[in-house]
RNA sequence: UAAAGAAAAUAGCAUAUUCAACGAAAGUUGAAGACGCAAAGCUAAGGACCUAAGGUUUUAAGAUUUUAAGACUAUGGUAGCCGAGUUGCCGAA
Numbered sequence: 001u002a003a004a005g006a007a008a009a010u011a012g013c014a015u016a017u018u019c020a021a022c023g024a025a026a027g028u029u030g031a032a033g034a035c036g037c038a039a040a041g042c043u044a045a046g047g048a049c050c051u052a053a054g055g056u057u058u059u060a061a062g063a064u065u066u067u068a069a070g071a072c073u074a075u076g077g078u079a080g081c082c083g084a085g086u087u088g089c090c091g092a093a
Stems, first nucleotide, its partner, number of pairs: 005090001012037002017032006035080001041086003046082002048078003054073008
């Protein structure tokens, strides 16, 4: 100097759920709350997953483009699903 994730210490984040706001939804934000987390900090341009407003399409009714139902679709999300990039606290045998 680099690696590590045991121990200790300092500081930090916040699951489920509840309330409020935003949103078509998924979900996000704030407050309360702690399941857990050594990157549970940030990045959604890799994969995976969630949602389907809008769009495309099918069927039925209907009648001139209307209604209902289904399928597909991210340009919407999840970084607390994995990988990757980047920044960062402590620190051994």